Source information
The RNA shown here (small-subunit ribosomal RNA) has 1488 nucleotides and comes from a lake water metagenome. Its Rfam family is "Bacterial small subunit ribosomal RNA". Gene Ontology terms of the family: ribosome and structural constituent of ribosome. The coordinates come from a structure-prediction model, not an experiment, and the mean pLDDT is 83.

RNA sequence: AGAGUUUGAUCCUGGCUCAGGACGAACGCUGGCGGUGCGCCUCAUACAUGCAAGUCGAACGAGCUUUCGGGCUAGUGGCGGACGGGUGAGUAACGCGUAGAUAACGUGCCUCUUACUGGGGGAUAACACCGGGAAACUGGUGCUAAUACCGCAUAAGAUGCAGGGGGAAGCUCCCUGUAUUUAAAGAUUUAUUGGUAAGAGAUCGGUCUGCGUCUGAUUAGUUAGUUGGUGGGGUAAAGGCCUACCAAGACGAUGAUCAGUAGUUGGUCUGAGAGGAUGAUCAGCCACAGUGGAACUGAGACACGGUCCACACUCCUACGGGAGGCAGCAGUAGGGAAUUUUGCGCAAUGGGCGAAAGCCUGACGCAGCGACACCGCGUGGAGGAUGAAGGUUUUCGGAUCGUAAACUCCUUUUGGCAGGGAAGAAAAAUGACGGUACCUGCAGAAUAAGCACCGGCUAACUACGUGCCAGCAGCCGCGGUAAUACGUAGGGUGCAAGCGUUGUCCGGAUUUAUUGGGCGUAAAGCGUCCGUAGGCGGCGUAAUAAGUCAGGUGUUAAAUACCGGUGCUCAACAUCGGCAUGGCAUCUGAAACUGUUUCGCUAGAGUAUGGUAGGGGUUACGGGAAUUCCAGGUGUAGCGGUGAAAUGCGUAGAUAUCUGGAGGAACACCAGUGGCGAAAGCGCGUAACUGGGCCAUAACUGACGCUGAUGGACGAAAGCCAGGGUAGCGAAAGGGAUUAGAUACCCCUGUAGUCCUGGCCGUAAACGAUGAACACUAGGUGUUGGGGAAUUCGACCUCCUCGGUGCCGUAGCUAACGCGUUAAGUGUUCCGCCUGGGGAGUACGGCCGCAAGGUUGAAACUCAAAGGAAUUGACGGGGACCCGCACAAGCGGUGGAACAUGUGGUUUAAUUCGAUGCAACGCGAAGAACCUUACCUGGGCUUGACAUCUACAGAACCUUGCGGAAACGUGAGGGUGCCUUCGGGAGCUGUAAGACAGGUGGUGCACGGUUGUCGUCAGCUCGUGUCGUGAGAUGUUGGGUUAAGUCCCGCAACGAGCGCAACCCCCGUCGUAUGUUGAUACAGACAGUAAUGUGCUGAUCCCUCAUGCGAGACUGCCGGUGAUAAACCGGAGGAAGGUGGGGAUGACGUCAAAUCAUCACGCCCCUUAUGUCCAGGGCUACACACGUGUUACAAUGGGAAGCGGACAAUGGGUUGCUGUGCAGCAAUGUAUGGCUAAUCUCUAAACCGCCCCUCAGUUCGGAUCGGAGUCUGCAACUCGACUCCGUGAAGUCGGAAUCGCUAGUAAACGCAGAUCAGCAUUGCUGCGUUGAAUACGUUCCCGGGUCUUGUACACACCGCCCGUCACACCACGAAAGAUGGCAACACCCGAAGUCGAUAGGCCAACCCUCUGGGAGGCCGUCGCCGAAGGUGGGGUUGUUGAUUGGGGUGAAGUCGUAACAAGGUAGCCGUACCGGAAGGUGCGGCUG
Repeated sequence: AGAGUUUGAUCCUGGCUCAGGACGAACGCUGGCGGUGCGCCUCAUACAUGCAAGUCGAACGAGCUUUCGGGCUAGUGGCGGACGGGUGAGUAACGCGUAGAUAACGUGCCUCUUACUGGGGGAUAACACCGGGAAACUGGUGCUAAUACCGCAUAAGAUGCAGGGGGAAGCUCCCUGUAUUUAAAGAUUUAUUGGUAAGAGAUCGGUCUGCGUCUGAUUAGUUAGUUGGUGGGGUAAAGGCCUACCAAGACGAUGAUCAGUAGUUGGUCUGAGAGGAUGAUCAGCCACAGUGGAACUGAGACACGGUCCACACUCCUACGGGAGGCAGCAGUAGGGAAUUUUGCGCAAUGGGCGAAAGCCUGACGCAGCGACACCGCGUGGAGGAUGAAGGUUUUCGGAUCGUAAACUCCUUUUGGCAGGGAAGAAAAAUGACGGUACCUGCAGAAUAAGCACCGGCUAACUACGUGCCAGCAGCCGCGGUAAUACGUAGGGUGCAAGCGUUGUCCGGAUUUAUUGGGCGUAAAGCGUCCGUAGGCGGCGUAAUAAGUCAGGUGUUAAAUACCGGUGCUCAACAUCGGCAUGGCAUCUGAAACUGUUUCGCUAGAGUAUGGUAGGGGUUACGGGAAUUCCAGGUGUAGCGGUGAAAUGCGUAGAUAUCUGGAGGAACACCAGUGGCGAAAGCGCGUAACUGGGCCAUAACUGACGCUGAUGGACGAAAGCCAGGGUAGCGAAAGGGAUUAGAUACCCCUGUAGUCCUGGCCGUAAACGAUGAACACUAGGUGUUGGGGAAUUCGACCUCCUCGGUGCCGUAGCUAACGCGUUAAGUGUUCCGCCUGGGGAGUACGGCCGCAAGGUUGAAACUCAAAGGAAUUGACGGGGACCCGCACAAGCGGUGGAACAUGUGGUUUAAUUCGAUGCAACGCGAAGAACCUUACCUGGGCUUGACAUCUACAGAACCUUGCGGAAACGUGAGGGUGCCUUCGGGAGCUGUAAGACAGGUGGUGCACGGUUGUCGUCAGCUCGUGUCGUGAGAUGUUGGGUUAAGUCCCGCAACGAGCGCAACCCCCGUCGUAUGUUGAUACAGACAGUAAUGUGCUGAUCCCUCAUGCGAGACUGCCGGUGAUAAACCGGAGGAAGGUGGGGAUGACGUCAAAUCAUCACGCCCCUUAUGUCCAGGGCUACACACGUGUUACAAUGGGAAGCGGACAAUGGGUUGCUGUGCAGCAAUGUAUGGCUAAUCUCUAAACCGCCCCUCAGUUCGGAUCGGAGUCUGCAACUCGACUCCGUGAAGUCGGAAUCGCUAGUAAACGCAGAUCAGCAUUGCUGCGUUGAAUACGUUCCCGGGUCUUGUACACACCGCCCGUCACACCACGAAAGAUGGCAACACCCGAAGUCGAUAGGCCAACCCUCUGGGAGGCCGUCGCCGAAGGUGGGGUUGUUGAUUGGGGUGAAGUCGUAACAAGGUAGCCGUACCGGAAGGUGCGGCUG
């Protein structure tokens, strides 16, 4: 310090998540030792038991005891039980913190000072006796003491009154007089200690004040003792603290009141800090003691271990009545994820009492339990390679665990045993801890390692198992047969007596932004203006000192933190010293700035005067064009409407046309990124009334200003209320179309409405998606309003300037797009608003509204994204350009028939498998009778039909018998080989055992290779440079041109590569070389009457041909067009002309395209079978459907039985091609000959000529069937081809639809070859023969290319995506109600108790005139207040509720197709109506 996650990729915005630290923690696995800390966070729930506050006999009487010294003790009395200890319920408060005040107060014990301590009195516990009661306890009578209680004396003091002094006064101090009133206590035994009064101090407390101290406005008004005053009361003390009267105040947007939550601080955790969170342990303060109330005592309490009362609960009871309060220490139950021993000791520190000894002390000191936290230590060290065994893995070589182990040597921390043994204790004595810490000795590697993780973030990888299962997961995400992500193992990484998980807080998060964010499009500028509070504010002078700044002082407890030391072996821990920023208060100073005050100024603002433009506003009146309607005229059959129609109107006379009239609404042209207005908005003319702006002048005022929470006004359209009006248009509604449907788009009607008046509503994409004001910061160019200068006779033009409104653009800004003096730049001031998406602008509540609804405005739950801008693609029922047998123009087909063939389907024991839009379907298959063959049935074999290795035997091999369908099984006979270094070896056959063979079994979605397709389309990229934050762009785009990214020109590009083209092959022309098996111009020979024929002979290579090598064609030449280029058009020459024709050649890539059955190969599977051998069958089935073909339907044809005549090329041939002769109707057979091929051979048909057929199911057509044969082959039954005779089906040119082809092409005609024993008249691959028609052109269909545009697509339109409905689950709202909590209010009742009153009762102290009376007191009674309780109507907040509402999430449900492209009707906003649903339509608005 950052990282992961939105995308195909990018930048940004933005959320989610992670890495760090911490904890009073808990849970899981594991666990050796020690030190120091810490340990009910939940039920302020209930508590058994023990202990936690006593002490003093030197205050007193008495009792008991005694060793006669004394000791102990209940009671009276004193001091202390207000400290210490616990808890955090309440409390949002002067409770706490901080700084002050107390001239408004108190203070036991302690210290100091002064003075005093005289003299009396009456009681009462204990005790005794008698009673009551179960108990707790208590009554009566009698006796007694005090440092208990009460008078008197004295005394300062206090209070009142009067007077004086000081002081400005409040007031305080001093003095004097007078009146009233108030003290005391002794004890012990000779020295102390007590007591009383007064003063002072110290300590501790009470009270008051400034400032600070959580959340909510969906809590906005609160308050009657309330605010103040006067008198009185009360208190230690000010005060409405209380009371009577008077006044009507007091608090609140700087947040009162109400509601929720909460003890507070020092501190603690975190953070760079600012902050945020927190308030365990320790320390300060506060509050509380079962709940509520109350006082008493006291220096101090309204009192945790005191009292009284009420209530709840628990316990005892003899039922009459009593007792109790662990939020003290232990402990128990309960609750809970969770928190300890009913320990030891007063030795230390501290506290209470006491003169002291001492007693008490669950405060405290210690121990116990707990890895709860922090800190420290250990579980061994050194050597040790056959790198052991074993595990894991493997490419089988090895690698790894791993110097790790074993083994050798050594050490002993810790633990064990044994011995010694503290400090903690300031004269003596006294140690719980503790036989502890520590020290010494002994034995022995001995007693001691786990946990999490290993896909990325994030350090660390392999194997097996599993197979979207089981599971993992903090986020992204893993798992569907090769999982580094699940589980296990091996290995590794991290930490370590711990390690992980969970929870919470801070951090990262600049993700609430003071430090330190934003608002054109990402969330975010109020629709606009006015204006209150508030905030901010021009220039100069003077004063002041509130802010500000500087210095001093006080304080900010201790502890903590930090710095420097010291002590425990170190550390944690403890301890000593020191320090700070800052806060508050106070004192002194400064005066620039801000504030306040004063005096001025004119640049801001306003006024005035003179001009000026304008759809600015309101009202009244007027005008013409057009639509519609009414009346009349002319006139006749249609009009209207649409993509096409129909509904509708019209012979009762429409539409059209003319005349007249009525009525309403809107104002053509001018008209303009022109004008005006705050915005909404404003457009015929005239008049009246009226607001604002701008310019000029510089006369006046003199900061009068800017912004603006709350508030107020205005505010399109739609809508609402009342009354009018209604021509056109037109939600709803009706009808007609379209459609699968059409609640729409289109058409015909048409009501509200649109218009006016008055009143509501208050919202829009109310937009520049850009708040207002001011200042500053390059320009250029339009336009609008005003002024000026120069010029002119004048008007323009030109220049300058002020105000408005546009475009382009510099710097700068911006994520980019873009903005750019009209800022989104640079600054200042003020306001509004935002903080992930959805839920939701919804619910509830409040306010407004007649309603519709508006405004304010959540949460649960859910997701890991949602979003902005730009990029590359892809796509569009977007655009532009271009190409292609793509269309068009033509020719011939397919689709109808029969047959052939392939496929689907069906069937079957099997009909083996694969190929499935184009790009499967005469495809793999260039040839299934057996074989092939992979399928089925049956019969056999199991190291196997085939390969390698080992051992043994035998040559191999040949002939032959039996069973059997064969495989196979079982016999007989023959045969003894080759090489040799004599050991043996090679080959073959058989047998045996196992390693292994074998698989056309699976996966083409694990792969290689090969292939198809887009497409022979013209594209696809790279290097360097440049541009851009970047993805990327540029180049490759543009202007021309081409078949072409072909070439030229231009250009921030310059070059290059793979493609194109060319190079290669064939055909076309010529030359040259060669000349057999080729050819024959020449000569001859033979045949023939001749024409002529035969390469037969010589000869030759002229010709043809064959094989080589060359030439030729390059837009080279001419003219034109074009930019003078590239190129195009025309021409010449030429065999050929613009790529001459054809072939081979297939860029980067796409389709998880095809193939595991050509082959190869990973993994999985089978192993007496999924292998292998054999026979037979099947692949050839057949209601049907499709593809591809063949033959036809005929005369442009068929036939020729008795016909005749021509012309090729490519290829093949010895298991072959076959000539010729003969036989057969023929297929074919037979005899003989040639050819291992330019030698021999296989070889044309359409065509031409004569003849017949004459338009018909035929002399067309040939399917089907019957018969007879030929050939191949072991074998033609299933299931071959061919021949002959006979038979003679459908079919008369083919619906919708659809295919091929642009020249030697289509069409027609035959020939050859591969495969092959045989089988192709129809398939395939080639070959030649005959040989056309048409192309105006690119609007349309299909495919493709380039550029551009839009996009919510990127699995890329076969995309994405919306809403209803149905089902499941989840949270929430409403709801007749039901049921709790809380705080108030009103009334009733009214305990204890204080205070007050008092006609009743009682009473020792003092007084008197004394059987009594008085003063005074107690009890009783009464009154005020008063807790709990009761009643009541409301408030507020929960829980629950039949039913209901929308929302969210779910696997591949249903219906449609709304949105994204012009999304097929552009979309969206507001509003209204309507509709299963998305939605549709009307009105106005926006461009996103």